[in-house]
Parts: sequence; structure tokens; C1' cells
RNA sequence: UUCUUAUCCAGAGAGGUGGAGGGACUGGCCCUACGAAACCUCAGCAACAGGUUCUUGUAACACUGUGCUAAUUCCAGAAGCCUAUAGGCUGAAAGAUAAGAA
Repeated sequence: UUCUUAUCCAGAGAGGUGGAGGGACUGGCCCUACGAAACCUCAGCAACAGGUUCUUGUAACACUGUGCUAAUUCCAGAAGCCUAUAGGCUGAAAGAUAAGAA
């Protein structure tokens, strides 16, 4: 990097360095000098895999490997349905994360 499977309306931030961008892409709409990205420290959330326990399961714990800590994956994107011109729903694709494989 590609493929397969599962999940994505829940949850969880302070400090330091830094100094203008960030929210994947496009459009919208937002965040940001009351300090963006990135990095570091500490804290936390979750429970995918491993591990442990026993009451053996839609279990518990949070030790290990990841992940995450503005907004539903921030909303929409192709297609379809409903109400009627602006909304609602299903949900493909895309994306993210984990585990496995090549």
C1' cells in the first nucleotide's frame, strides 16, 4: 500500500514548546492570536486484539499493543423513498480505527 471482517447519534483535557493554520477530499458551515498544526509531559475516555478472573457471557478488570479526548465521521456528496421546496429517512461510496491476510 491492497484485500477481508467489525464498528463509527456514547465517552473523555490541562500544562509546556511553537507561532498560523485546522476540521481527510469538494461544497457548506465552523474552530483558531482569549493562540491553529506539530511535538513533549501529565491526566482521562473507550474496550478492538492480547492477558487475567469466574458467575463462562451481549460478563468483569484496564496489565500489554493500538486508538481517541470541539461540533453524529460537524453536515451533505451516488442512488432511492416520504412530506412538499425546505426538511426528514434509508443508506452506497469515501474516510477513520481495530484485527487478520497478501
Background
Predicted 3D model of a 102-nucleotide RNA (SAM riboswitch aptamer (S box leader)) from Aquisalibacillus elongatus. The source organism's lineage runs through Bacteria, Bacillati, Bacilli, Caryophanales and Aquisalibacillus. It was read from a public genome assembly, where an Rfam model found it.